[in-house]
RNA sequence: GCUCCGACAAAGCUCACCUAGCCAAAGCUAGGGCCGCAAAGCCACGGGUCUUGGUUUCCCGCGGCAGACUCACCUCCACGAGGAUCUCAAGACCGCCGGGCUGCCGAA
Numbered sequence: 001g002c003u004c005c006g007a008c009a010a011a012g013c014u015c016a017c018c019u020a021g022c023c024a025a026a027g028c029u030a031g032g033g034c035c036g037c038a039a040a041g042c043c044a045c046g047g048g049u050c051u052u053g054g055u056u057u058c059c060c061g062c063g064g065c066a067g068a069c070u071c072a073c074c075u076c077c078a079c080g081a082g083g084a085u086c087u088c089a090a091g092a093c094c095g096c097c098g099g100g101c102u103g104c105c106g107a108a
Stems, first nucleotide, its partner, number of pairs: 005106002012037002017032006035095001041101003045098003048093007057084003060080002063077002066075002
């Protein structure tokens, strides 16, 4: 000096939440804040999650025609600020995981 590792010491960062602003949203910025973090420093490269829009199928609601028909049920079609799902696009999250780069201290 490097790697593993995480004692000591000195530092650092800031979850939730509050306030102000940006934003369609997820989310971000600043101040406060202290759940925690040995990379909770940076990077959207891989996976994953989230937002918005398009798309596929289904559910739900409602309406119409025909068949059937006392009615209901069933089949078909249309509509909906609704829900789920498939897939695509754009965006977000590095404190979800992996990966890449860099960094403080130096006990066992």